[in-house]
RNA sequence: AGAGUUUGAUCCUGGCUCAGGAUGAACGCUGGCGGCGUGUUUAACACAUGCAAGUCGAGCGAGAAGCUUCUCAGUUGAUUCUUCGGAUGAAACAGAGGGGUGGAAAGCGGCGGACGGGUGAGUAACGCGUAGGCAACCUGCCCCUUGCAGAGGGAUAGCCUCGGGAAACCGGGAUUAAAACCUCAUAAUGCGUAUCCUAGACAUCUUGGAUACGCCAAAGAUUUAUCGGCAAGGGAUGGGCCUGCGUCUGAUUAGCUAGUUGGUGGGGUAACGGCCUACCAAGGCAACGAUCAGUAGCCGACCUGAGAGGGUGAUCGGCCACAUUGGAACUGAGACACGGUCCAAACUCCUACGGGAGGCAGCAGUGGAGAAUCUUGCACAAUGGGGGAAACCCUGAUGCAGCAACGCCGCGUGAAGGAAGACGGCCCUUGGGUUGUAAACUUCUGUUCUAAGGGAAGAUAGUGACGGUACCUUAGGAGCAAGUCCCGGCUAACUACGUGCCAGCAGCCGCGGUAAUACGUAGGGGGCGAGCGUUAUCCGGAAUUAUUGGGCGUAAAGAGUACGUAGGUGGUUUCCUAAGCAUGGGGUUUAAGGCAACGGCUUAACCAUUGUUCGCCCCAUGAACUGGGUUACUUGAGUGCUGGAGGGGAAAGCGGAAUUCCUAGUGUAGCGGUGAAAUGCGUAGAUAUUAGGAGGAACACCGGUGGCGAAGGCGGCUUUCUGGACAGUAACUGACACUGAGGUACGAAAGUGUGGGGAGCAAACAGGAUUAGAUACCCUGGUAGUUCACGCCGUAAACGAUGAAUACUAGGUGUCGGGGAGCAUUGCUCUUCGGUGCCGCAGCAAACGCAAUAAGUAUUCCACCUGGGGAGUACGUUCGCAAGAAUGAAACUCAAAGGAAUUGACGGGGACCCGCACAAGCGGUGGAGCAUGUGGUUUAAUUCGAAGCAACGCGAAGAACCUUACCAAGUCUUGACAUCCUUCUGACCGUUCCUUAAUCGGAACUUCUCUUCGGAGCAGGAGUGACAGGUGGUGCAUGGUUGUCGUCAGCUCGUGUCGUGAGAUGUUGGGUUAAGUCCCGCAACGAGCGCAACCCCUAUCCUUAGUAGCCAGCGGUUUGGCCGGGCACUCUAGGGAGACUGCCAGGGAUAACCUGGAGGAAGGUGAGGAUGACGUCAAAUCAUCAUGCCCCUUAUGACUUGGGCUACACACGUGCUACAAUGGCGUAAACAAAGGGAAGCAAUCACGCGAGUGUGAGCAAAUCUCAAAAAUAACGUCUCAGUUCGGACUGUAGUCUGCAACUCGACUACACGAAGCUGGAAUCGCUAGUAAUCGCGAAUCAGAAUGUCGCGGUGAAUACGUUCCCGGGUCUUGCACACACCGCCCGUCA
Repeated sequence: AGAGUUUGAUCCUGGCUCAGGAUGAACGCUGGCGGCGUGUUUAACACAUGCAAGUCGAGCGAGAAGCUUCUCAGUUGAUUCUUCGGAUGAAACAGAGGGGUGGAAAGCGGCGGACGGGUGAGUAACGCGUAGGCAACCUGCCCCUUGCAGAGGGAUAGCCUCGGGAAACCGGGAUUAAAACCUCAUAAUGCGUAUCCUAGACAUCUUGGAUACGCCAAAGAUUUAUCGGCAAGGGAUGGGCCUGCGUCUGAUUAGCUAGUUGGUGGGGUAACGGCCUACCAAGGCAACGAUCAGUAGCCGACCUGAGAGGGUGAUCGGCCACAUUGGAACUGAGACACGGUCCAAACUCCUACGGGAGGCAGCAGUGGAGAAUCUUGCACAAUGGGGGAAACCCUGAUGCAGCAACGCCGCGUGAAGGAAGACGGCCCUUGGGUUGUAAACUUCUGUUCUAAGGGAAGAUAGUGACGGUACCUUAGGAGCAAGUCCCGGCUAACUACGUGCCAGCAGCCGCGGUAAUACGUAGGGGGCGAGCGUUAUCCGGAAUUAUUGGGCGUAAAGAGUACGUAGGUGGUUUCCUAAGCAUGGGGUUUAAGGCAACGGCUUAACCAUUGUUCGCCCCAUGAACUGGGUUACUUGAGUGCUGGAGGGGAAAGCGGAAUUCCUAGUGUAGCGGUGAAAUGCGUAGAUAUUAGGAGGAACACCGGUGGCGAAGGCGGCUUUCUGGACAGUAACUGACACUGAGGUACGAAAGUGUGGGGAGCAAACAGGAUUAGAUACCCUGGUAGUUCACGCCGUAAACGAUGAAUACUAGGUGUCGGGGAGCAUUGCUCUUCGGUGCCGCAGCAAACGCAAUAAGUAUUCCACCUGGGGAGUACGUUCGCAAGAAUGAAACUCAAAGGAAUUGACGGGGACCCGCACAAGCGGUGGAGCAUGUGGUUUAAUUCGAAGCAACGCGAAGAACCUUACCAAGUCUUGACAUCCUUCUGACCGUUCCUUAAUCGGAACUUCUCUUCGGAGCAGGAGUGACAGGUGGUGCAUGGUUGUCGUCAGCUCGUGUCGUGAGAUGUUGGGUUAAGUCCCGCAACGAGCGCAACCCCUAUCCUUAGUAGCCAGCGGUUUGGCCGGGCACUCUAGGGAGACUGCCAGGGAUAACCUGGAGGAAGGUGAGGAUGACGUCAAAUCAUCAUGCCCCUUAUGACUUGGGCUACACACGUGCUACAAUGGCGUAAACAAAGGGAAGCAAUCACGCGAGUGUGAGCAAAUCUCAAAAAUAACGUCUCAGUUCGGACUGUAGUCUGCAACUCGACUACACGAAGCUGGAAUCGCUAGUAAUCGCGAAUCAGAAUGUCGCGGUGAAUACGUUCCCGGGUCUUGCACACACCGCCCGUCA
C1' cells in the first nucleotide's frame, strides 16, 4: 500500500466481500512447564449456611464462673490426754454467708457503624468533564493560640418483683450510678440589636475600631507520667451551593409552562434561592430545536486510525447514583444511612392463627437464566482502617494460596554426526522421483522432570499466612511432553484415489452433471505453534457522510417559477476598538496510562525512577485581515428625464372563411366509409347544388431555431386600463446589495363544485369490421368534457432532464430591439448596449459533449444525493368537497442495479450489390408397380453408426457360407494373434481313416538343417507367469480425416497515428470488377493468408518421333493398311506458338474500366477440373486407423454349425420402368469415346429358341479380345384400345457361379398379363455442347446393379428484369441481445 466481483471486451459510477489490529469473550480439535494479570457482559432474578463493625472497665452501676481468704454449722475422724464414760479436735469432704481477686454475658455512657467493600437499576441532569465563584456556607477526629472548669438537683436502664404473650417482645411496681440529663453562677476577643468612626474600584456589602443593652459553657479518670472536658480564634482536611463552555438519537415530537417567570413580606436551611407560603405583576423557554419519546451512569482512559476522526466505558483510578420496590424522617460534625428506624407493597420463613421475622448489587457458596465466567480456602505476617492511654481486639479491606490456555510474556518437547539416499507409504513415462539426514545407528547435553540436601528477602526490637516457597547444589535417565488450520483466485502452499449437480464445500467470485489442484480420504506441501481455527462485536481499508476529503446535463441528486422574513455573505475610504487571529508570560490539567531514557525480577511480560504530552482560564502586546463603532465616496443598487420595440396581462366591442343544424328550391338513387367491407344515412327524397337563417368554437396566409413573459404560457381587428425589459442622458440617494430555511403568490392538461352554453371534436358506452381471441389499432354513432363566470385542485419528460447572483477567460458567422461614427446614402462599412441561434480554441468531462447564454476559472447563498428492489408504498400528520397531493419509513430480498462508449449478432430499419434466389423456360418428384435406404413395428437376433439444409441408392466399390460386429447351441482358457522363460521331442507341412451338425476329439502313415560335436537354428507338444485379446464405453478427453457456410470475398498483421481504454485507422469514401479486382482520393505506409495466376484437360497451329497407329502419292495384293514402301495427313506423346483489352472508335476524370468493332481457331477469367482464407456448428467418425481414461479376463476374448442383418398392418426419402403413335414391334443398314483383360479377356467353329455349353486361335495387349454401340435414318406393321402400351406377380422348364442358391443369387425360354391413360397441396434440377434423351465402360466382385464413378452420340427453350421468397456481401442506423431474435423479457396460473 491494496485486491476480488456488473461486461464479449472497455472506461466510469456504485454497492457487496477480503487481506490488518483488538476482545472480560464463547464454541470445535488439541494440550508440557513457569511468571504476571483477568474471570456472571445474561436475571438490579431468588437466596440455605458461615463470616464481612466493632471497641473502650483508664466514663458508670452491677458483677457470673474460677481462684483466694474469713466465719458458721455438719460428716468422717489423725494426734494427744483419759476417770476408758469420754475430752481434744489436726486434716479431708460437701454446704451456707462475708471480703478480696477475676473479669464472661447483658445494660447505661463515649467514639466508630456516613469509611472501607459491592453494583450500574435509575439519570440526557450542573449528573459528569473542564475553567471559575461563594463578600451566601459547614467541617467530628488532627495541628497551633488564648482562656476556663464554681455550686447544686432530679431521674433512668440494668438488677429485683408482679403480670401478659406460642414467640418476638411488652406493661406495672420498687430501687441505683455516671464523663447520661437538668438548674444556677462566671465569661468575651463569641452571638444578637442599635449608634458612630475608618478602609476597600463597585456591590445586595465587607475590613478595623468604639459605646450601650441582651444571651450562651464545662467532666472527670488515674498507677500522678498523662489522657480527657468547655468557650473563642486560626490552620489543615473533607464537604455543600452557584456559574461559563462541552456532553446520544428522533420534527412521522412544534409549541411548552400557573409555583410557571419576576417582585414584596414571612417561613425554612449550615448557606443563596419559588426551597415553601400569602399578596402583586404577566411573565419565562423554544427552529442556535423548547416540550415529548427512545437509548445511556460520566470521565481519566481502552481499541482502531497517517491524522482528523470512529467505537467502547471490564479490570485500575476520580465523581455520581443505588442497596427487594416506593415513601419518610430521626440521630449525628457528617445520612435522609447496604449488614440503623418507621410506614406501605410484593415475596420468603415461623406461628398456638392472636401475631411476628427477613433483605448477599459485601466474601465464599446455592438454585435459576444463559453460548458463557472460579474455592462455602489460609492469615491478619505485611499495607491500611475502627476503638483503646496501652496491651490488645476487630477487619472476606487487604496479603496470599486454589480452579480456568481466558489473555500477555518466557522456556521446552533434544543437540551434533549419520547415504546402502534402508524399510514402509505416495506418485510414476517403470527409468525413477518424493517423504529424507528425516529414521535406524554413533557420540553428547540435562532446559524441564524425578529424588535427596541446603535454603532466603519480604521484618526497623518482636511477629511470616504465603512456605520448606523462590533460589542453589548433587544424582538419574532422551527418557514423560505437538497440535491445528489451510493448499481454485484474492492468498503462501499439488498430486493420486473415491464420488458423479449426489454426497458435500463456500468470506466474495463460485466448485460438484465420470479424468474435480474447489467435495471426502491419502501422500506431499504452506502458515502459526501450546496453541490453532470458527463465531460474535468494534475500528481500519471506506475519499461508500468527504472539516481535512465527494458530488448533482445523461450514473442517485437543481425545488415548476418568482417575491420575500430570519439567517449567511457583502464595494471604496478615515480614525478608534483587541471579540476572532498571532506572539510572550502565568495558573491548572490527581495518580495510573501513552511516549522516551535509565533501572529491578536470569530475559520478557510485569514493576520502579526521571523527563515529556492535549485542553481550558487569566495577564500583556500586536503589522495585516475579519468583526464592532465612526467618517466620507460613487463604480454595485435604486430614482428622475427622453425615446422606440413587443402574440406581456385584464375588460368591452367588432369581423370574415369553414363545419353543423333549420327552412325553401332544383334533382334522383344512391351516399358515406375502408387495405377490403359492414354498421350508419337515404324513395317519408338523402348525398350533390342554390338561396335565406340560427348557433357555438377557433382565428388560414403573414409565421420565421422571430418577439414578449419569472415560469406555466401568449397569435383575427379596434378601444380603455395596466406590468416589465431595453437604449440614451448623468440630475438625485449613497451600499440602500446578493442569496434565501420557514412563509406568500402564480402555476399546462386532466379532474371537481355552482350557474350558463354546447357547432365541431371526443374518454366512457353501443354497433360494424379485423383476429385464434380483440374489452385495441380501422369504421359508423355518441355522453361527460372541451367553452364562459366565480371557486377548488397544485401536479407533468412543469426539460436546457443544467438553482440564483457577480467577475474573468481566443475567435468566426447569422438574427431581433436601440444608440453612435464615417462614407461614394434604395444603402454600405466600422463600433457599442441588450436579447436569441450556430460553429469553434484553451480548459473541463467517464465518455457523450459543454465551450462568454459554460458543464471553464473563482466567490457567496439555497435546494438535493449516498447500491438495486420493496417504494414514492405502509403508518402517522397537514392540506383537499372528492380524486388525491405533501411529508415519508421498515421487515424482507439480491450481488449487483446503472452511465457513456466499443466490437459483433439481430431488425416484419435504410442504401448498394450478388447467386438457377425469384422471374422467363425445359424436364421431373409428389399419384402407379418395382428397386433401394430410413423410421416404426416384430423378433432369439432382426449388429452398429449417420438425423434440417449438411441423415435416409449414406459408411456398404456389391450380407447365400465367409464377410459379421447380432442370436441359439456346442466347445477352448497363456488362448485364434505377438514377445520372453523352463522342459520334452524331431519335426512342421502333408495323406488316410473313425466320430460329430461342425469345430473339438481319437488313430495310422510319412518326415529337419548346420556344426568346431559342446551346441545352435527352426518347428511342434506340455507347463509357468508376465501378458495377449475386446467392432466393449466415452467423437462432450483426443490425433488424423471429412462435411457445411462457400470458391462466398473476405480474414489479419507490423510500424505509424488517434483514443484513458475496449478499440479505431489501414479495410472507410468516389468509380470499377467475377473478386479487398484495379484506379483515384485519404494519417496512413507496407505486408501476409485468401482472389487471380502458376498445375491438369480441352479448342488452333508449328516442330520432333513413326510402332502394334495412319495411307496422299508409287508398287504388289487373297481387296483385309494385307504386304513393300512412306510419315504428307489422322492419331499418338514430348516440346513450342497463340489471347495480352495488344489494335481502332465511343463513354469515363486524360484513370481503372465499360460498350462496340477489326483481326483471329479462340475475346475480354475461351470451356472444364484440381485448388476451399481466418473461422462457425462441443457438426460427423473411438466400427478405417491411431490413442488417454474407464470396463471384461474359464469372458464383453477365441473357434464351430445353424439362423439373422433379406421380417412387414404402415410412413418417408432416393431411383428405375411406365402410362404410349415425337410411340411399340419386325427386317436389313451406319457412326463413337473411354476403359478392362492371366485363378483373365476370349475370337473362330459346333450345339442349344435362349441363358449358355464344348473346343480353344490370339493377347500381359494403339497388335488379340470384351465389342453388338444405341438413339438415328430407311422400309413394313399396329391406329388410340388398358391396346402388338405397360410389364409387376405367378406357374413350369432350364442355364451359370459356388462346398452349398430352402430361408436368400443373377439370367433364359414358354405361359400368366396386375396397377398405371401424365399424377392434390406442395416441391426439385438446369443458362450451352448445358437441360433432355440414347447407349457404352469400369471399380467392387466366385456369383449377384434400376446404385456409384466415368465415356461418348443426338441435342433444345428462356433470362423483361431485381418489386417479392431464400441465402450471402459492403456501408449506415437502432438496440435493455452477447448461449448473440431459436435472444431478452412481462403478466397470469401451478